RNAcentral holds the sequence, with entries from ENA. Predicted 3D model of a 1496-nucleotide RNA (small-subunit ribosomal RNA) from an uncultured prokaryote.

RNA sequence: AGAGUUUGAUCCUGGCUCAGAUUGAACGCUGGCGGCAUGCCUAACACAUGCAAGUCGAACGCGAAAGCCCUUUCGGGGGCGAUUAGAGUGGCGGACGGGGGCGUAACGCGUGGAAAUCUACCUAUUAGUUUGGGACAACCUGAGGAAACUCAGGCUAAUACCGCAUACGUCCUGUGGGAGAAAGGGGGCCUCUGCUUGCAAGCUCUCGCUAUGAGAUGAGCCCGCGUCCGAUUAGCUGGUUGGUAGGGUAAAGGCCUACCAAGGCGACGAUCGGUAGCUGGUCUGAGAGGAUGAUCAGCCACACUGGGACUGAGACACGGCCCAGACUCCUACGGGAGGCAGCAGUGGGGAAUAUUGCACAAUGGGCGCAAGCCUGAUGCAGCCAUGCCGCGUGUGUGAAGAAGGCCUUCGGGUUGUAAAGCACUUUCAGCUGUGAGGAAAGGUUGUAUAUUAAUAAAUUUGAGUCGUGACGUUACUCGCAGAAGAAGCACCGGCUAACUCUGUGCCAGCAGCCGCGGUAAUACAGAGGGUGCGAGCGUUAAUCGGAAUUACUGGGCGUAAAGAGUACGUAGGUGGUUAAAUCAGUCGGAUGUGAAAGCCCCAGGCUUAACUUGGGAAUUGCAUUCGAUACUGUUUGACUAGAGUACAGUAGAGAGAAGCGGAAUUCCUAGUGUAGCGGUGAAAUGCGUAGAUAUCUGAAGGAACAUCAGUGGCGAAGGCGACUUCCUGGACCAAUACUGACGCUGAGGUGCGAAAGCGUGGGGAGCAAACAGGAUUAGAUACCCUGGUAGUCCACGCCGUAAACGAUGUCAACUAGCCGUUGGGAGUCUUAGUAUUCUUAGUGGCGAAGCUAACGCGAUAAGUUGACCGCCUGGGGAGUACGGUCGCAAGAUUAAAACUCAAAGGAAUUGACGGGGGCCCGCACAAGCGGUGGAGCAUGUGGUUUAAUUCGAUACAACGCGAAGAACCUUACCAGCCCUUGACAUCCUGUGAACUUUCGAGAGAUCGAUUGGUGCCUUCGGGAACACAGUGACAGGUGCUGCAUGGCUGUCGUCAGCUCGUGUCGUGAGAUGUUGGGUUAAGUCCCGUAACGAGCGCAACCCUUGUCCUUAGUUGCCAGCGGUUCGGCCGGGAACUCUAAGGAGACUGCCGGUGACAAACCGGAGGAAGGCGGGGAUGACGUCAAGUCAUCAUGGCCCUCAUGGGCUGGGCUACACACGUGCUACAAUGGCCGGUACAGAGGGUUGCAAUGCCGCGAGGUGGAGCCAAUCCCAGAAAGCCGGUCCUAGUCCGGAUUGCAGUCUGCAACUCGACUGCAUGAAGUCGGAAUCGCUAGUAAUCGCAGAUCAGAACGCUGCGGUGAAUACGUUCCCGGGCCUUGUACACACCGCCCGUCACACCAUGGGAGUGGGCUGCACCAGAAGUAGGUUGCUUAACCUUCGGGAGAGCGCUUACCACGGUGUGAUCAAUGACUGGGGUGAAGUCGUAACAAGGUA
Repeated sequence: AGAGUUUGAUCCUGGCUCAGAUUGAACGCUGGCGGCAUGCCUAACACAUGCAAGUCGAACGCGAAAGCCCUUUCGGGGGCGAUUAGAGUGGCGGACGGGGGCGUAACGCGUGGAAAUCUACCUAUUAGUUUGGGACAACCUGAGGAAACUCAGGCUAAUACCGCAUACGUCCUGUGGGAGAAAGGGGGCCUCUGCUUGCAAGCUCUCGCUAUGAGAUGAGCCCGCGUCCGAUUAGCUGGUUGGUAGGGUAAAGGCCUACCAAGGCGACGAUCGGUAGCUGGUCUGAGAGGAUGAUCAGCCACACUGGGACUGAGACACGGCCCAGACUCCUACGGGAGGCAGCAGUGGGGAAUAUUGCACAAUGGGCGCAAGCCUGAUGCAGCCAUGCCGCGUGUGUGAAGAAGGCCUUCGGGUUGUAAAGCACUUUCAGCUGUGAGGAAAGGUUGUAUAUUAAUAAAUUUGAGUCGUGACGUUACUCGCAGAAGAAGCACCGGCUAACUCUGUGCCAGCAGCCGCGGUAAUACAGAGGGUGCGAGCGUUAAUCGGAAUUACUGGGCGUAAAGAGUACGUAGGUGGUUAAAUCAGUCGGAUGUGAAAGCCCCAGGCUUAACUUGGGAAUUGCAUUCGAUACUGUUUGACUAGAGUACAGUAGAGAGAAGCGGAAUUCCUAGUGUAGCGGUGAAAUGCGUAGAUAUCUGAAGGAACAUCAGUGGCGAAGGCGACUUCCUGGACCAAUACUGACGCUGAGGUGCGAAAGCGUGGGGAGCAAACAGGAUUAGAUACCCUGGUAGUCCACGCCGUAAACGAUGUCAACUAGCCGUUGGGAGUCUUAGUAUUCUUAGUGGCGAAGCUAACGCGAUAAGUUGACCGCCUGGGGAGUACGGUCGCAAGAUUAAAACUCAAAGGAAUUGACGGGGGCCCGCACAAGCGGUGGAGCAUGUGGUUUAAUUCGAUACAACGCGAAGAACCUUACCAGCCCUUGACAUCCUGUGAACUUUCGAGAGAUCGAUUGGUGCCUUCGGGAACACAGUGACAGGUGCUGCAUGGCUGUCGUCAGCUCGUGUCGUGAGAUGUUGGGUUAAGUCCCGUAACGAGCGCAACCCUUGUCCUUAGUUGCCAGCGGUUCGGCCGGGAACUCUAAGGAGACUGCCGGUGACAAACCGGAGGAAGGCGGGGAUGACGUCAAGUCAUCAUGGCCCUCAUGGGCUGGGCUACACACGUGCUACAAUGGCCGGUACAGAGGGUUGCAAUGCCGCGAGGUGGAGCCAAUCCCAGAAAGCCGGUCCUAGUCCGGAUUGCAGUCUGCAACUCGACUGCAUGAAGUCGGAAUCGCUAGUAAUCGCAGAUCAGAACGCUGCGGUGAAUACGUUCCCGGGCCUUGUACACACCGCCCGUCACACCAUGGGAGUGGGCUGCACCAGAAGUAGGUUGCUUAACCUUCGGGAGAGCGCUUACCACGGUGUGAUCAAUGACUGGGGUGAAGUCGUAACAAGGUA
């Protein structure tokens, strides 16, 4: 620091996801040791049991027992125990320490200030500590009660309580005065005084006590600033804001009360609702920030829930009290008791969090003079890999690269020096010993110091001595033994390090995102191997980061989300030049503070580290103070460049009102006139003989203003168009004068605001939603037509929205040019027009720099800057719901969430497509000729049938196709009978030559018997070939997958295309070249050109045919010569034909014209042939997962007494039917009969077969000749000549059937071809539709060949005869190039919308229902405090002894918790039914959008 994911690819926008760090974590698998930390995040849910706050005899009274001793009369007494235990009075402490975070949005917290306060214990100072009194517990007695406990009477002490005295200071005050304290305890001594041993009244030390101020510490109160979300919470407030007086408090204060005033808070967010303890810090981040507030530390608030006070220095009190409530427990039913959010622990909740441990040894706290006691604070231990840190699970050597596993191309590779083996070591764990530090105090005995009368006591110092450790079997360490006890988890498609096999087969499953899985899965599961981390590793959850994805640092708004429809203007923000003042902002210095811990740096201590100790830095902040004065602010003064005012002019559909004009439509009236008009793609509805349309006279009425008219004008926008008048707003221009920053923007607010719509009243010609009819259509609630109402118009009032668009907020400044146009001003030239130059304000077109994702923008910016406002943050849900506001309504405005997807989107690119455009071609159409579709038959296919009818091909591009030939064989199918190392290949073992004759059984395969035969090579061991038998490796498969493949083939298409290198352009995909102008059959060629070249295609080279020449003449030929049996037959010839080798020839070469001086085209000459001469072979890059696993080859899978092999028979030949391809016909251009002529190309020894003979014939017989230019197949047919038939189901046509035969073949029944005789079907030229063909072609005629024993109407070739037509490219089909649109890219057989039906999900409404929280009004009023009190009671003080003061109880008033009633607001839940929304492989109906999407 980035990466994946939208696309065919690209750039951008934009979301989603990942890699990192972290955690009080949990879960899964696994688990050796130690150190240091952490450990109920949920139910502030309920709690059994134990412990967590006591202590003091040096404040006080009382006071046992066990036991021991003495005594004794005994139910005995005494002493020690005993300064005891134990309660009680009293003091101090239970306000600390410990816990959890309910509440709280607040002076609660943080930070910095400030004045009107209190502070026990502590420190130092000052002054005191006098003298009396009355009680109450404990205790004793009695009583009640189940208990808790209580009551009555009696006794008693104090540092308990109350007087008195005194008062340095203190408090109050009317400044005269008045008020107010105390407590004693312990130790020692006899120096002074009294008795005089000794004790005290005395002295002294010490601890207390009282008063007062001071300090320290702690606490209370107040203020500035900071401190979450919601405006779908906009107004809130009555002690409310302030004043005066009083009360109250430790203390200021509406804190409380009375009176007076009417204030106070709020858009800088009051009030209300939701959520939340705050901070130091913690996590993350480069930082700024964001998230968080466990452990540790500071503050706050809380202690079952709510209320209340008491005591006290301090509480409204966690382990105190009272009351109310809920809950739990005890009960004798009358009453009582309780509060783990202390430490352990239990139940419950939950994904989830520990021991009912040890000790006060240390640190600290309470009490005490002290010893000491108490201390679940704390120190330790236990549990848990919860985290961080450290260590170990061995080290070296060891190749036969062992075995095993896995993979394999079968060679090997890998696991892997890994193991074993050998040699060492012993950390840690285990066992046995030694053994620190944490211990300082304290007690006690001496010494010294100060104090004192004092060598007591007590304080301080130092010395000796005594004993104090929970942890603890401590840390550390010596020794012992032995490699011994110690490795897992996740991942391996990309992101992201790491790959193979097997299984599975859209199943099972995986998945963070993209996505894997439908028979060869590196993505599932297992295995081997590998990668990463390691006593841990993964997953889940959560936070920050990446995310510049809320943008302060650091984003945007023409088209991606986003400029308000427009203007005016309030608050606010911001603001020209100059001078002075000030110092608020700003900058600098100093001081205080910013707790400690933490982070960072430097040192130190644990063997190291984590951890910890010390020091420093930092704490970016706040406050105070002193300075600086440029800039901003503020104040004062001045200026004129911004802005404005006055005066001269100009243009204009700017606005409002009134009037007025002509053309046209329609209606009415009158005339002329006659049969149609109108309308459409075509029609019909409609109008018209009751006279329309047409034409003309006149009149009515409403609306709109042709031409001018223009990317012309005006206006803020919406918008504004005949003419005239009135009234009115703004703009521009020129020259002066004046004001003197008056400016800009603008949240709320206000005005204006197209069309449609609404209300009231008018008006209504034309047009025209709705509606009606006619068409169209499968339908047509549409498009088209005929009608037609609201409305459109006017007045007044609403509405307030539009693609209200330049999809571009307003204002200001700056930044190249060129060309138009409108308004004004100035100059020059000119005879006037006009032209031209400059300037200013608008309005347009190009374009530089720059900007932009690109398109594009470009002085009218989307460039460079400044000021202010508005708006955006993935798509859908949704501009929707709810709530509010506005509106008569329609609706507008403000404006969510649940849920769902991984995209949605912008611009541009290449294709493909279009019922887009342009150009061009093709038997594509047209023009012609002949067919198919109808009949019969042949053949193939579908379907059906069958035991089987084997399999494949199946739009063009399957269907006389694989098959160039199914009776058996073929044959793959079916039935039956057989074989199992096999019909075939290799290897091994044994035997035997191989082979062969004959017979029997059987449908045959096969089985049994039988005859002949002993071979070849040899180094004599044996070997080769063959056969049989055996064993196992293996054979075999026309079994599956053509969607795993090779090869081959079809098709677009013999169409003219398809690409590359370098360069250039573009961010890029890509473009250019290859486009353009011509031309061609052609990307053929030429010209132009940021392209220049090249390749595969085209063409040519190849074969054949057409002309000629040369060479060569047998089997071919015969002109001339001779012979002849008259047949090139013979001699001969080499001329010709021909044969088959080689050449020539044709190239737009020549001429004319056109064209651009080109390419080329048109015409002509010559020529056998002329513009590619005809035909063939030849098929670019690619497309169709096209066809073929059944030609062959081949991966994988499957079968192995069978899916292999053999045999017999059957089937592939079936037959209600449908289709394709053909043959023969329907006849006279013909049929039949007779005669007669002319080919080419082929084939032939398992063959072709002549002459001859036999048969009506198929054919038979026989076998000359021929391995072929020699012989044979072999008679070509149409044609020509003659005859006959006479338009008919025929002398046409030949199907079908019968009989008799021929041939092939083991065999013609299923199931062959042919012959003869007989029979003589349909059919009289074929509906819709459709096919072929452009010249030696179509049509027509026959011949040959392959396959083949036999079996063509098929196929492939061959020649004979031999046409018609093409104006032309509008249309159909296919194709090529350019361009355009696109929401398509498996590419129009595309994409895609809505209703309906089904399932699921969340949500709105909903008669309501049950809850929570809360406002207001009222009722009620426990405990408590305060006030009142004529009731009752009363130790201390006073008293004139009557009583009083004071106090308590009771009663009452005020305040008030719980509770209750009524009525609102609000929140979540639930609800019959209902609304839309979302999601869901294959549902229904249509086809709205994307192309001109078929009505833009």
Its Rfam family is "Bacterial small subunit ribosomal RNA". Its family is annotated with structural constituent of ribosome and ribosome in the Gene Ontology.